[in-house]
RNA sequence: GGGGUGGUAGCACAACGGUAGUGCAUCGGUCUCCAAAGCCGAAGGUUGCGCGUUCGAAUCGCGUCCGCCUCA
Numbered sequence: 001g002g003g004g005u006g007g008u009a010g011c012a013c014a015a016c017g018g019u020a021g022u023g024c025a026u027c028g029g030u031c032u033c034c035a036a037a038g039c040c041g042a043a044g045g046u047u048g049c050g051c052g053u054u055c056g057a058a059u060c061g062c063g064u065c066c067g068c069c070u071c072a
Stems, first nucleotide, its partner, number of pairs: 001071007010024004018055001026042005048064005
């Protein structure tokens, strides 16, 4: 340098063009003498970045950055 693949909440991951969600973690409540576990609830996101297509983009196209695999 060419090709492939991935980047979404603190962490691990979903979401095949139509409200961005789950688990764990965090916070509050309940329970307990206290705590843990259990149960209930809440908060947490410019979907790596920019541009484009579309009525509408995490999703499609182009460019770009980073990680991994592969070819030279």